[in-house]
RNA sequence: GGACGCAUAGCUCAGUUGGUUAGAGCACUACCUUGACAUGGUAGGGGUCGGGGAUUCGAGUUCCUCUGCGUCCA
Numbered sequence: 001g002g003a004c005g006c007a008u009a010g011c012u013c014a015g016u017u018g019g020u021u022a023g024a025g026c027a028c029u030a031c032c033u034u035g036a037c038a039u040g041g042u043a044g045g046g047g048u049c050g051g052g053g054a055u056u057c058g059a060g061u062u063c064c065u066c067u068g069c070g071u072c073c074a
Stems, first nucleotide, its partner, number of pairs: 001073007010026004019057001028044005050066005
């Protein structure tokens, strides 16, 4: 220098053909349960979907570009 893949909650990830609310598990907070803890139960908080731009009535999803990480080639 070239090719490909990945980037979504604190962590691990899902998200189908672009469609009406952005989710799961674990973690966290409060409460119940206990003498206390653990387990269990109920409720709740937390996201500009890596940055910017484009297309569209509508983008996590499509296109361009940049950044970071990984694999391969040179």
Molecule: transfer RNA
Organism: Alkalinema sp. RL_2_19